FMN riboswitch aptamer (RFN element) from Flexivirga caeni, 130 nucleotides, folded computationally.
The model forms 94% of the base pairs in the Rfam consensus.
The source organism's lineage runs through Bacteria, Actinomycetota, Actinomycetes, Micrococcales and Flexivirga.
[in-house]
RNA sequence: GAACGUGCUCCGGGGUCGGUGAAAUUCCGAGCCGGCGGUGAUAGUCCGCGACCCGGCUGCUUCGGCAGUCGGCUGACCUGGUGGAACUCCAGGACCGACGGUUACAGUCCGGAUGGGAGGCAGCACGUCA
Numbered sequence: 001g002a003a004c005g006u007g008c009u010c011c012g013g014g015g016u017c018g019g020u021g022a023a024a025u026u027c028c029g030a031g032c033c034g035g036c037g038g039u040g041a042u043a044g045u046c047c048g049c050g051a052c053c054c055g056g057c058u059g060c061u062u063c064g065g066c067a068g069u070c071g072g073c074u075g076a077c078c079u080g081g082u083g084g085a086a087c088u089c090c091a092g093g094a095c096c097g098a099c100g101g102u103u104a105c106a107g108u109c110c111g112g113a114u115g116g117g118a119g120g121c122a123g124c125a126c127g128u129c130a
Base pairs, nucleotide, nucleotide: 003128004127005126006125007124008123009122010120011119016030017029018028019027032107033097034096035049036048037047038046044095045094053072054071055070056069057068058067059066060065077093078092079091080090081089099111100110101109
């Protein structure tokens, strides 16, 4: 100095204004937000992963569940332009967003969650190699 391995830590955004109403940050109008890896070139909408939800097995249990593992489920885009190359850029017009709660329906409020978790040329420690 670089690579690899192990452990620990860190890492998610967004309800604003107006309207209706007894009641809505949930409806209506406008506006707002976009985890991780990949890709001939930058992606919420392509290909995958994670999260949520469901189930099998194993272990633990204060019998409520919890953990590990395997599997299932898993939303939404077109047109034109540039270019060697773009469903990723530019222009235009669209669309999507778990579960439970709520004086009325939630991507944005509250809750499970001070949780889980993909992945990271993010940090630290230790080890190996040179």